[in-house]
Parts: sequence; structure tokens; C1' cells
RNA sequence: UCGACGAAAGGGCAAACCCGCUGCAAGGCGGGGACGCAAAGCCACGGGACCCACGCGGUCAGCCGAGCUACCGAA
Repeated sequence: UCGACGAAAGGGCAAACCCGCUGCAAGGCGGGGACGCAAAGCCACGGGACCCACGCGGUCAGCCGAGCUACCGAA
């Protein structure tokens, strides 16, 4: 110095629930709120779940995996 793992401190994200907007719906966005998260950052490529107006349709990355990227940093 690089990689893996990962404690402290600082900082980060934000489940349920509530309010508003939006969508047929699954859901999404904003505000409040914190159950949790070391990729709970990005990405529907594989598996999986869900919705539908059943289509060359759509949603979920906080279900698992692949891929890409990344702050601090002790043993």
C1' cells in the first nucleotide's frame, strides 16, 4: 500500500404506524417516526414473492444470489 474480516468515534440509511399526493392494484414520492441495517448504496441478470387493465404488462433491491460502486477504520 492492496484485499478480506470488522471494534470505537463521527457521519449515513430508515421497518411498522400516522398525514398528504399519486397509481386499477402490487406499489411509489414527500413529511413525521425508528424496528432495524456495514452496503438497508445502485442494478430486475438468476431464483423468489406480489399486483393486474391478463398484454411483448407491472411491483418488490429492507427475501436470496450475480454484477457495479463506496466514507471512517483498532485488534
Annotation
A computed fold for a 75-nucleotide RNA from a Micrococcales bacterium, annotated as c-di-GMP-I riboswitch aptamer. It was read from a public genome assembly, where an Rfam model found it. Of the family's consensus pairs, 94% are formed in the model. NCBI's taxonomy places the organism under Bacteria, Bacillati, Actinomycetota, Actinomycetes, Micrococcales. Model confidence (mean pLDDT): 86 of 100. It matches the Rfam family "c-di-GMP-I riboswitch aptamer". From the family's description: GEMM was predicted in a large-scale screen for bacterial structured RNA regulatory elements.